[in-house]
Transfer RNA from Chelydra serpentina, 73 nucleotides, folded computationally.
The coordinates come from a structure-prediction model, not an experiment, and the mean pLDDT is 81.
The RNAcentral record of the sequence draws on Rfam.
Rfam family: tRNA. Rfam classes the family as a transfer RNA.
RNA sequence: GCCUGGCUGGCUCAGUGGUUAGAGCAUCAGACUUCUAGUCUGAAAGUCCAGGGUUCAAGUCUCUGGCCAGGUA
Numbered sequence: 001g002c003c004u005g006g007c008u009g010g011c012u013c014a015g016u017g018g019u020u021a022g023a024g025c026a027u028c029a030g031a032c033u034u035c036u037a038g039u040c041u042g043a044a045a046g047u048c049c050a051g052g053g054u055u056c057a058a059g060u061c062u063c064u065g066g067c068c069a070g071g072u073a
Base pairs, nucleotide, nucleotide: 001072002071003070004069005068006067007066010025011024012023013022018056027043028042029041030040031039032038033037049065050064051063052062053061
């Protein structure tokens, strides 16, 4: 240089072009009891890497750029 994959709450990851973008862990609050903690319930936390394009509608399709990983000469 070229090719491929990835970028979504604090972290790890889901998400068929169409409802209000979800789960686990972590955090906070409450309840319970076996009380340095555990279990259960609830809450908060995202405008999805950036900017264009397509579409009635884009996290999803597409283009350019950025970053990460792998492959290749």